[in-house]
Context: one part of a larger RNA
RNA sequence: CGUAGGAAAUUUGAAGAGAGCUGUCCUUAGUACGAGAGGACCGGGAUGGACGCAUCCAUGGUGAACCGGUUGUCGCGCCAGCGGCAUCGCCGGGCAGCUAAAUGCGGACGGGAUAAACGCUGAAAGCAUCUAAGCGUGAAGCCCCCUCUAAGAUAAGAUUUCCCAUUCCUUUAAGGAAGUAAGGCCCCUUGCAGACUACAAGGUUGAUAGGCCAGAGGUGGAAGUGCAGUAAUGUAUGGAGCUGGCUGGUACUAAUAGGCCGAGGG
Numbered sequence: 001c002g003u004a005g006g007a008a009a010u011u012u013g014a015a016g017a018g019a020g021c022u023g024u025c026c027u028u029a030g031u032a033c034g035a036g037a038g039g040a041c042c043g044g045g046a047u048g049g050a051c052g053c054a055u056c057c058a059u060g061g062u063g064a065a066c067c068g069g070u071u072g073u074c075g076c077g078c079c080a081g082c083g084g085c086a087u088c089g090c091c092g093g094g095c096a097g098c099u100a101a102a103u104g105c106g107g108a109c110g111g112g113a114u115a116a117a118c119g120c121u122g123a124a125a126g127c128a129u130c131u132a133a134g135c136g137u138g139a140a141g142c143c144c145c146c147u148c149u150a151a152g153a154u155a156a157g158a159u160u161u162c163c164c165a166u167u168c169c170u171u172u173a174a175g176g177a178a179g180u181a182a183g184g185c186c187c188c189u190u191g192c193a194g195a196c197u198a199c200a201a202g203g204u205u206g207a208u209a210g211g212c213c214a215g216a217g218g219u220g221g222a223a224g225u226g227c228a229g230u231a232a233u234g235u236a237u238g239g240a241g242c243u244g245g246c247u248g249g250u251a252c253u254a255a256u257a258g259g260c261c262g263a264g265g266g
Stems, first nucleotide, its partner, number of pairs: 001152001005163007015149004021049007033038001051106005059100004066093005071086006110144003117137004164265001166178004183261004187203005208254003211250005217243003224237005
């Protein structure tokens, strides 16, 4: 820009893409078959491999703004207590998130038309013949079925709901312009989204982010003081103190104020 008014939502599916794999074991059955050795078709069930999609409840990894231990050195006047640097100094753990080696699921079932092949009926050719007319069976393959995208599918589809039939100009035409409606955008607070954009949640009639409060989870017993010990240290106060992203709440701070676009319908 188009989809013959302007919007918001829900959709149909032309077309396209994806998927499509397979082992072993048990049973049928030591049956059919076979002198024996051996050993099935058909059917039923279980469990794997590789591959793919999803997810983070559990198992782990990571987790450089979380907690603790500890070495050297420097600083905060000193002690105590802290901080800087040394690969995050080194080490032990670890929330959220992300993640695989983790755990869920998938290939199916079914239908249609067929290939090779196997048939029925059957002439040409009194017989025979699956074929010439006609009718069947038949594959991991083909078309559906399954998943995803999808109406720019210009043949531009469908359904539901909302907004209404203003003003001015003119060459009077599906003309031009203006202010609006429903609605949308700018702008701002953001994240389950993200390179940007887009998408999604919000903008005071508000829990969108920060802060604060409470909790979860993590670490693992803070500082100070008392007591015991010459001391290192231990112990009580006390599952203490600290705590990033998690959960719930709370307008304290910031989303203020505002601007723009947007129909008049053969």